[in-house]
Context: one part of a larger RNA
Molecule: small-subunit ribosomal RNA, 5' domain
Organism: uncultured bacterium
RNA sequence: GACGAACGCUGGCGGCGUGCUUAACACAUGCAAGUCGAACGAUGAAGCCCAGCUUGCUGGGUGGAUUAGUGGCGAACGGGUGAGUAACACGUGAGCAACGUGCCCGAAACUCUGGAAUAACCACCGGAAACGGUGGCUAAUACUGGAUAUGUGCCAGGGAGGCAUCUCCUCUGGUUGGAAAGAUUUUUCGGUUUCGGAUCGGCUCACGGCCUAUCAGCUUGUUGGCGGGGUAAAGGCCCACCAAGGCGACGACGGGUAGCCGGCCUGAGAGGGUGACCGGCCACACUGGGACUGAGACACGGCCCAGACUCCUACGGGAGGCAGCAGUGGGGAAUAUUGCACAAUGGGCGCAAGCCUGAUGCAGCAACGCCGCGUGAGGGAUGACGGCCUUCGGGUUGUAAACCUCUUUUAGUAGGGAAGAAGCGAAAGUGACGGUACCUGCAGAAAAAGCACCGGCUAACUACGUGCCAGCAGCCGCGGUAAUACGUAGGGUGCAAGCGUUGUCC
Numbered sequence: 001g002a003c004g005a006a007c008g009c010u011g012g013c014g015g016c017g018u019g020c021u022u023a024a025c026a027c028a029u030g031c032a033a034g035u036c037g038a039a040c041g042a043u044g045a046a047g048c049c050c051a052g053c054u055u056g057c058u059g060g061g062u063g064g065a066u067u068a069g070u071g072g073c074g075a076a077c078g079g080g081u082g083a084g085u086a087a088c089a090c091g092u093g094a095g096c097a098a099c100g101u102g103c104c105c106g107a108a109a110c111u112c113u114g115g116a117a118u119a120a121c122c123a124c125c126g127g128a129a130a131c132g133g134u135g136g137c138u139a140a141u142a143c144u145g146g147a148u149a150u151g152u153g154c155c156a157g158g159g160a161g162g163c164a165u166c167u168c169c170u171c172u173g174g175u176u177g178g179a180a181a182g183a184u185u186u187u188u189c190g191g192u193u194u195c196g197g198a199u200c201g202g203c204u205c206a207c208g209g210c211c212u213a214u215c216a217g218c219u220u221g222u223u224g225g226c227g228g229g230g231u232a233a234a235g236g237c238c239c240a241c242c243a244a245g246g247c248g249a250c251g252a253c254g255g256g257u258a259g260c261c262g263g264c265c266u267g268a269g270a271g272g273g274u275g276a277c278c279g280g281c282c283a284c285a286c287u288g289g290g291a292c293u294g295a296g297a298c299a300c301g302g303c304c305c306a307g308a309c310u311c312c313u314a315c316g317g318g319a320g321g322c323a324g325c326a327g328u329g330g331g332g333a334a335u336a337u338u339g340c341a342c343a344a345u346g347g348g349c350g351c352a353a354g355c356c357u358g359a360u361g362c363a364g365c366a367a368c369g370c371c372g373c374g375u376g377a378g379g380g381a382u383g384a385c386g387g388c389c390u391u392c393g394g395g396u397u398g399u400a401a402a403c404c405u406c407u408u409u410u411a412g413u414a415g416g417g418a419a420g421a422a423g424c425g426a427a428a429g430u431g432a433c434g435g436u437a438c439c440u441g442c443a444g445a446a447a448a449a450g451c452a453c454c455g456g457c458u459a460a461c462u463a464c465g466u467g468c469c470a471g472c473a474g475c476c477g478c479g480g481u482a483a484u485a486c487g488u489a490g491g492g493u494g495c496a497a498g499c500g501u502u503g504u505c506c
Base pairs, nucleotide, nucleotide: 001505002504003503005502006501007500008499009498012373013372014371015370016369017368018366019365020331025329026328027327029326030325031324034073035072036071039070040069042067047062048061049060050059051058052057053056080284081283082282090208091207092206093205094204095203096202099201100200104197105196106195107194108193109192110191111190112146113145114144115143121136122135123134124133125132126131153175154174155173156172157171158169159168160167161166182189183188210256211255212254217247218246219245222244223243224242225241227239228238229237259281260280261279262278263274264273265272266271286307287306288305289304290303309320310319311318312317337363339362340361341360345359346357347356348355349354376406377405378404379403386397387396388395389394410447412442413441414440415439416438420433423430424429450495451494452493453492454491455476456475457474461490462489463488464487465486471478472477
């Protein structure tokens, strides 16, 4: 000098930040991922119209609010945590002639014709529940057969190029298997194939960044090859066979510790320390394992299995996972509200209106930090009273107070009162923050100062008490009867809404 700090004493206001560093301990409760009726069958409220009469009901039509279900997209983002990891995990720089990419953009060509089911629903049945079984009916942008094929895939030939394997071509010929879906307010939104782009990812390599030799040898899918399997993709990634290799004092292997970086702190720099907040990457989601779906997961608020724990139970069986936001218990020196709003920014779905969004924007709590402001200003000596000291003359507190003249920041109170709003909507309208910021008026110095230190280092001295006691102390050291070093008082010094102490780093 610095801090995500804590503790002691003290505490007026505002702005901007920050706030479980410990038990990746266990979690009550609420919320944190939905949306689309312009994909589909159902369900059909209000309103309106008609008829009947019992004059407030019934029936019919229209209408389309509402939604459980099928289907689509999203749920792989956003948010949390740092357990594990010494590793291509991260950082910098390259490579992929070894790869993928939903939504988005550009280009080309299409969107023909059939079929069979199934949920919802109805009936019956089982179960305490969670949930399930059987039979029957039905739709689609759900599933599926056929046709067509600009292309793509494969084979052969030709040409061009390169970086070993090879790559490319509006080149030529042949061949196999392959597409599609409709909706709508009538002008839009979609669907299929292919090529390219953009974005995002996957893989490989060079170099770089901890401690330990009281760890010296390690390794059998191990190292390489041929062939195959698998993958979007190269590869012992996996498998069969063959060879016997591969790594290591330039530290292998083992052990310990640790998420990495941009940065942050310190320092003139070199360097040292560190990785809270913010940003990028990685890993994890009760513990361990596994796959399914999908463009993308081996998936925090999905599934299956095993385990520990908790809960319900009719004992047969079931349910759960806050390292999301709040909140609770526990641990701890120690860390906040079970708040408001989708108004803005952004995200998902939707043609849109809109819905959802504990992301986010705000508010609440905490001097935890930084910055700013205030606690008054000018005058005022007979240097009042009181206190303290005294050589008893006086000195000092001290222009300090009183008193006079002013001012009114902040707080208080009253009136006015935003920008943030672009969009959306036919229009009316639409701001959580917030009656906040800000402006104006009013009253009155009124409501607002402490903490540490005063032997030297180190700015600041006297008195009394105590008497190696009580105590102080960062180091040197003070205290045993005149202690500037202990305690108190007066005075002083330094900082100041803070001041000291402790801890850690330079």